[in-house]
Predicted 3D model of a 71-nucleotide RNA (transfer RNA) from a bacterium. Its Rfam family is "tRNA". By type it is a transfer RNA.

RNA sequence: GCGGGUGUAGUUGAGUGGUUCAAUGCGGGCCUUCCAAGCCUGAGACACGGGUUCGAUUCCCGUCACCCGCU
Numbered sequence: 001g002c003g004g005g006u007g008u009a010g011u012u013g014a015g016u017g018g019u020u021c022a023a024u025g026c027g028g029g030c031c032u033u034c035c036a037a038g039c040c041u042g043a044g045a046c047a048c049g050g051g052u053u054c055g056a057u058u059c060c061c062g063u064c065a066c067c068c069g070c071u
Stems, first nucleotide, its partner, number of pairs: 001070007010024004018054001026042005047063005
């Protein structure tokens, strides 16, 4: 330099155009003499910039980061 893949809550994953889902972690409550465990509840994310579309996490283009291969 060329090609391919990945990028989604703090972390790990799901999500093939119509309310962004879960586990764990975090805050609050219940329970307990206290802690842990358990139960209830809450907040929290689509890498960035454009395009297509009534509507984009999803499709297209570019940038950035990481991984793999070729040179």